[in-house]
Context: one part of a larger RNA
RNA sequence: GGACGAACGCUGGCGGCGUGCUUAACACAUGCAAGUCGAACGAUGAUGAGGAGCUUGCUUCUCUGAUUAGUGGCGAACGGGUGAGUAACACGUGAGCAAUCUGCCCUUGACUCUGGGAUAAGCGUUGGAAACGACGUCUAAUACCGGAUACGACCCUUGGAGGCAUCUCUGGGGGUGGAAAGAAUUUUGGUCAAGGAUGAGCUCGCGGCCUAUCAGCUAGUUGGUGAGGUAAUGGCUCACCAAGGCGACGACGGGUAGCCGGCCUGAGAGGGUGACCGGCCACACUGGGACUGAGACACGGCCCAGACUCCUACGGGAGGCAGCAGUGGGGAAUAUUGCACAAUGGGCGAAAGCCUGAUGCAGCAACGCCGCGUGAGGGACGACGGCCUUCGGGUUGUAAACCUCUUUUAGUAGGGAAGAAGCGAAAGUGACGGUACCUGCAGAAAAAGCACCGGCUAACUACGUGCCAGCAGCCGCGGUAAUACGUAGGGUGCAAGCGUUGUCC
Numbered sequence: 001g002g003a004c005g006a007a008c009g010c011u012g013g014c015g016g017c018g019u020g021c022u023u024a025a026c027a028c029a030u031g032c033a034a035g036u037c038g039a040a041c042g043a044u045g046a047u048g049a050g051g052a053g054c055u056u057g058c059u060u061c062u063c064u065g066a067u068u069a070g071u072g073g074c075g076a077a078c079g080g081g082u083g084a085g086u087a088a089c090a091c092g093u094g095a096g097c098a099a100u101c102u103g104c105c106c107u108u109g110a111c112u113c114u115g116g117g118a119u120a121a122g123c124g125u126u127g128g129a130a131a132c133g134a135c136g137u138c139u140a141a142u143a144c145c146g147g148a149u150a151c152g153a154c155c156c157u158u159g160g161a162g163g164c165a166u167c168u169c170u171g172g173g174g175g176u177g178g179a180a181a182g183a184a185u186u187u188u189g190g191u192c193a194a195g196g197a198u199g200a201g202c203u204c205g206c207g208g209c210c211u212a213u214c215a216g217c218u219a220g221u222u223g224g225u226g227a228g229g230u231a232a233u234g235g236c237u238c239a240c241c242a243a244g245g246c247g248a249c250g251a252c253g254g255g256u257a258g259c260c261g262g263c264c265u266g267a268g269a270g271g272g273u274g275a276c277c278g279g280c281c282a283c284a285c286u287g288g289g290a291c292u293g294a295g296a297c298a299c300g301g302c303c304c305a306g307a308c309u310c311c312u313a314c315g316g317g318a319g320g321c322a323g324c325a326g327u328g329g330g331g332a333a334u335a336u337u338g339c340a341c342a343a344u345g346g347g348c349g350a351a352a353g354c355c356u357g358a359u360g361c362a363g364c365a366a367c368g369c370c371g372c373g374u375g376a377g378g379g380a381c382g383a384c385g386g387c388c389u390u391c392g393g394g395u396u397g398u399a400a401a402c403c404u405c406u407u408u409u410a411g412u413a414g415g416g417a418a419g420a421a422g423c424g425a426a427a428g429u430g431a432c433g434g435u436a437c438c439u440g441c442a443g444a445a446a447a448a449g450c451a452c453c454g455g456c457u458a459a460c461u462a463c464g465u466g467c468c469a470g471c472a473g474c475c476g477c478g479g480u481a482a483u484a485c486g487u488a489g490g491g492u493g494c495a496a497g498c499g500u501u502g503u504c505c
Base pairs, nucleotide, nucleotide: 001505002504003503004502006501007500008499009498010497013372014371015370016369017368018367019365020364021330026328027327028326030325031324032323035074036073037072040071041070043068048063049062050061051060052059053058081283082282083281091207092206093205094204095203096202097201100200101199105196106195107194108193109192110191111190112189113147114146115145116144122137123136124135125134126133127132153176154175155174156173157172158171159170160169161168162167209255210254211253216246217245218244221243222242223241224240225239226238227237228236258280259279260278261277262273263272264271265270285306286305287304288303289302308319309318310317311316336362338361339360340359344358345356346355347354348353375405376404377403378402385396386395387394388393409446411441412440413439414438415437419432422429423428449494450493451492452491453490454475455474456473460489461488462487463486464485470477471476
């Protein structure tokens, strides 16, 4: 000198764009953050229309069907948060899978036949303070379970071709296994097989911290055979066998740490760093476990144990903000219990639509960067006042007053968007927002501070103080004329900021 997610002191006009718990992965009141589908299903049946009975305002029947608790499907594995753990194939980069899986989506081919028994909701009885149940009975499905068909899937067997060791591809024969409707106008589902796309899993080469005041470490350890397990290779697990494997090219141990694209600095080499944004990983009160599923060993799912908090009728139950706000606490320090789904994106749905603290916006904070303003021109041998003085004057200083203008921003009044491609039969539909922007009006009107002035380092005098009070980044200053302390006048530098502190280069 540059930089910062900064803090502190003094000061503070406006706008745009960003950023905002770095500390206690401390504890959390309250609200919201994941639902949706009635065009899968049985029910429920508001409203409306029509008919009948008639005590003319009721009863009943039919159609329509708003609404929804339940069964069922898809989604809840995405999106959002945090960085505790992790020195590791966690990450980056480059390869490999002849060792793999992949819902929804796309392409191609084939099929969608025939049966059955339950169960929730409902109704009845009943237990419990509650959470939540128990028993009986009735019913449906794209829920569940049989049978038929099935070349391609798997197993056995048998020919051919190819390769990178296991092997891969392709033809023949035998055995085992699937499907569901809604609507009738298009269409849309379901099952099987092959391919694609996307996503994921696994393996390997190389790379990136400190410590030797850590020198030896290791028994599932290293390898083999067989088996189990997995989508899949593999000591991943197990039985048996062998005695191996790693290490001064730093094993093992200890400390620290999420990694990267990037960011800061620097001419570069390098050094530091990993806030915001993007990619990957890990975690979700602490520890462990599996279930469901295409996908989790699952933040707002389940089970067990623990700590903590809450309810209780003492028998038993409930909870998990490292989602968005917000509270307490810690701290030098970090915001609103806001608006809207209008846009972008996501989930469900045929669609309308519903949900969405993702997101879009608004609020707070000079926290940062950028831009603008606080007026412009004229105006004296130079007012008053202040300060200094050799008492002549000098300086503040064209500065003010005064004259002539201008009106950015703020103020006020009127007008007033784009973002709307879209959705909807149409009417219509914007949170931001009466915002941006445009026009008129009035009036210099409402808007300047902070640090420094001994040298380094731009900028000096007076008074007070008297090694006191104090200053200080280093050298140093102050003991009676201090350009170094304090105040004043003047000056210098930056400027809505200026200084100080901290950290990095």
The part of an RNA shown here (small-subunit ribosomal RNA, 5' domain) has 505 nucleotides and comes from Cryobacterium cryoconiti. The source organism's lineage runs through Bacteria, Bacillati, Actinomycetota, Micrococcales and Cryobacterium. The prediction has a mean pLDDT of 84. It was read from a public genome assembly.